Predicted 3D model of a 114-nucleotide RNA (SAM riboswitch aptamer (S box leader)) from a Bacteroidota bacterium.
RNA sequence: CGCUUAUAAAGAAAGACUGAGGGAUUAGGCCCACGGAAGUCUUAGCAACCGGAAACCUGUCAUCUACAGAGCCAAGGUGCUAAAUCCUAUUCGCCGAGGCGAAACAGAUAAGCU
Numbered sequence: 001c002g003c004u005u006a007u008a009a010a011g012a013a014a015g016a017c018u019g020a021g022g023g024a025u026u027a028g029g030c031c032c033a034c035g036g037a038a039g040u041c042u043u044a045g046c047a048a049c050c051g052g053a054a055a056c057c058u059g060u061c062a063u064c065u066a067c068a069g070a071g072c073c074a075a076g077g078u079g080c081u082a083a084a085u086c087c088u089a090u091u092c093g094c095c096g097a098g099g100c101g102a103a104a105c106a107g108a109u110a111a112g113c114u
Stems, first nucleotide, its partner, number of pairs: 002113006013043005021032003026089004044081003049077002051073002057069004085106001090103005
C1' cells in the first nucleotide's frame, strides 16, 4: 500500500521557530489566514480505539465457559484539540421549487490480517 470490522452532528489550548498558504482529491460553495497559514518542537488538554482492574449489572436463553452492551480508571500505544468528515456531488424515499431522511461512494481514526 491492500483487505476486514467499528466509530464519527459531542469534546479539547498555549508558547517558540518559521514565513504563505490552508480547510483530503476533483468541481461548486463557504470559511480561516501577515492581529501569522501549513510545517517542526515543547508543554497542556480532549477522548476512550488498543489498554488497566477484577467481581458485578443488562440482554440474547431455562443454563455458562459463549456473544453483545452498559459502568469504573487513564499508566502506556495511537489519535485528536475552527466550522457536522465545514456543506454539496451518487441512489432511494418523503415533499411544495426549496428542503428533510436513509443508504452508498470517497476520505479520516483505531484494531486485526496478508
Annotation: The organism belongs to Bacteroidota, within Bacteria. The coordinates come from a structure-prediction model, not an experiment, and the mean pLDDT is 82.